The RNA shown here (transfer RNA) has 73 nucleotides and comes from Candidatus Iainarchaeum sp. RNAcentral holds the sequence, with entries from ENA. Taxonomically the source falls in Candidatus Iainarchaeum (Archaea, Nanobdellati, Candidatus Iainarchaeota, Candidatus Iainarchaeia). Its Rfam family is "tRNA". By type it is a transfer RNA. From the family's description: Transfer RNA (tRNA) molecules are approximately 80 nucleotides in length. Model confidence (mean pLDDT): 81 of 100.
[in-house]
RNA sequence: GGGCCGGUGGUCUAGCGGCUAUGACAUUACCCUUACAAGGUAAGAAUCGGCGGUUCGAAUCCGCCUCGGCCCA
Numbered sequence: 001g002g003g004c005c006g007g008u009g010g011u012c013u014a015g016c017g018g019c020u021a022u023g024a025c026a027u028u029a030c031c032c033u034u035a036c037a038a039g040g041u042a043a044g045a046a047u048c049g050g051c052g053g054u055u056c057g058a059a060u061c062c063g064c065c066u067c068g069g070c071c072c073a
Base pairs, nucleotide, nucleotide: 001072002071003070004069005068006067007066010025011024012023018056027043028042029041030040031039049065050064051063052062053061
């Protein structure tokens, strides 16, 4: 330099162009317990890597850039 894959709550992860972006762990509150753990209930937490484009509508499609991984040279 070229090709391919990926970047989504604190972490990991799902998401055929369409109300409110999924789940687990973690966090917080309450219940349970003498207490802790486990368990149960509820809540908060994401401008979906950045900028532009297409579209009535974009995490999803297109272009450029950026970061990470793999392969080729």